Glycine riboswitch aptamer from a soil metagenome, 78 nucleotides, folded computationally. The model forms 90% of the base pairs in the Rfam consensus. Model confidence (mean pLDDT): 78 of 100.

RNA sequence: GCGCGGGAGAGACUGCCCGGCAACGGGCAGCGCCGAAGGGGCAACCUCCCCGGAACCUCUCAGGCACCCGGACCGCGC
Numbered sequence: 001g002c003g004c005g006g007g008a009g010a011g012a013c014u015g016c017c018c019g020g021c022a023a024c025g026g027g028c029a030g031c032g033c034c035g036a037a038g039g040g041g042c043a044a045c046c047u048c049c050c051c052g053g054a055a056c057c058u059c060u061c062a063g064g065c066a067c068c069c070g071g072a073c074c075g076c077g078c
Stems, first nucleotide, its partner, number of pairs: 001078006011031001013030007032065003038061001039059003045053002
């Protein structure tokens, strides 16, 4: 890295627009919220020292807040 399995948190909020008979779906905006894609920060830690690497801590830019998808990380196989 690939395959399979497991895999949390937080409004299926409000308003507007579009399609539609409706149900429902999609888009945008607003406020509220989450942190485990990614990214940034401090730095625990790793190393004989230096260099270097660096979190699940932290920030929320991104991402996410019914289901699905995604998903750090864990297990097995190659």